RNA sequence: GCGGGGUUAGUUAAACGGUCUAACACGACCUUCCCAAGGUUGAGAAACGGGUUCGACUCCCGUACCCCGCU
Numbered sequence: 001g002c003g004g005g006g007u008u009a010g011u012u013a014a015a016c017g018g019u020c021u022a023a024c025a026c027g028a029c030c031u032u033c034c035c036a037a038g039g040u041u042g043a044g045a046a047a048c049g050g051g052u053u054c055g056a057c058u059c060c061c062g063u064a065c066c067c068c069g070c071u
Base pairs, nucleotide, nucleotide: 001070002069003068004067005066006065007064010024011023012022013021018054026042027041028040029039030038047063048062049061050060051059
């Protein structure tokens, strides 16, 4: 230099053009003499910038970073 893949909650992952899901972690409550465990519930997320579209996390382009391969 070229090609491919990836970037989603504090962490690890999923799915998807029309309210982004779960687990662990965190807060509140219940249970318990207390803790732990368990239960209910709540808050919390699309790397960045453009484009397409009635509507974009999703499709397209570019940039940044990470991984793999080729030279």
Predicted 3D model of a 71-nucleotide RNA (transfer RNA) from a Minisyncoccota bacterium. Rfam family: tRNA. Rfam describes the family as follows. Transfer RNA (tRNA) molecules are approximately 80 nucleotides in length. RNAcentral records the identical sequence in 2 taxa. Taxonomically the source falls in Minisyncoccota (Bacteria, Bacillati).